[in-house]
RNA sequence: CGGGACGUAGCAAAGCUUGGUAUUGCGCCUGGUUCGGGUCCAGGAGGUCUCGGGUUCAAAUCCCGACGUUCCGA
Numbered sequence: 001c002g003g004g005a006c007g008u009a010g011c012a013a014a015g016c017u018u019g020g021u022a023u024u025g026c027g028c029c030u031g032g033u034u035c036g037g038g039u040c041c042a043g044g045a046g047g048u049c050u051c052g053g054g055u056u057c058a059a060a061u062c063c064c065g066a067c068g069u070u071c072c073g074a
Base pairs, nucleotide, nucleotide: 001073002072003071004070005069006068007067010026011025012024013023020057028044029043030042031041032040050066051065052064053063054062
């Protein structure tokens, strides 16, 4: 320098193809259970979906550009 993949909650991911209330597991908080802890049960908080622009009534999703991580080639 060229090409591919990826970027979504503290961590790991699904959702994107088919635009329409952002979801799951772990973790965290509260309560129950226990002498206490763990396990288990119930409830809850936490997200400008990497950034900017465009299309659309409506964008995590489609289009364009940038940034970051990673892989391949030179």